This is a predicted structure of a 115-nucleotide RNA (SAM riboswitch aptamer (S box leader)) from an Armatimonadota bacterium. It was read from a public genome assembly, where an Rfam model found it. The source organism's lineage runs through Bacteria, Bacillati and Armatimonadota. The model forms 97% of the base pairs in the Rfam consensus. Model confidence (mean pLDDT): 75 of 100.
RNA sequence: UUCUUAUCCAGAGUGGUUGAGGGAACGGCCCGAUGACACCACAACAACCACCCGCAGUGCGGGCAGGUGCUAACUCCGAGUAUGGCACAGACACCUAGUGCCAACAAGAUAAGGG
Numbered sequence: 001u002u003c004u005u006a007u008c009c010a011g012a013g014u015g016g017u018u019g020a021g022g023g024a025a026c027g028g029c030c031c032g033a034u035g036a037c038a039c040c041a042c043a044a045c046a047a048c049c050a051c052c053c054g055c056a057g058u059g060c061g062g063g064c065a066g067g068u069g070c071u072a073a074c075u076c077c078g079a080g081u082a083u084g085g086c087a088c089a090g091a092c093a094c095c096u097a098g099u100g101c102c103a104a105c106a107a108g109a110u111a112a113g114g115g
Stems, first nucleotide, its partner, number of pairs: 001115008013042005021031003026078003043071001045069001048067002051063005075107001080105002083103006
């Protein structure tokens, strides 16, 4: 750097250093000199991997903080898309277009494995 799979409405902060931006990118809305973000220390949270136990049959449940991760706001919210569904206006029906909502996908983050 890239690919695959899984998850993303739960949970969990103090101190020190530094000093102006930060929340991915665009818009919004927030956080921030009552010191954010970042880094360090300790602590906490969490069961993805590892390990242990049981059931049992390659999965389920429990334990565990060793490897990662994480500790403002749902991934903070929205916007994106070739897609699908529903509703609406204005007429019996149909079609097209539009608008709105939902889903899916995309994007992003994390883990595990691979190139």
Rfam family: SAM riboswitch aptamer (S box leader). Its family is annotated with regulation of gene expression in the Gene Ontology.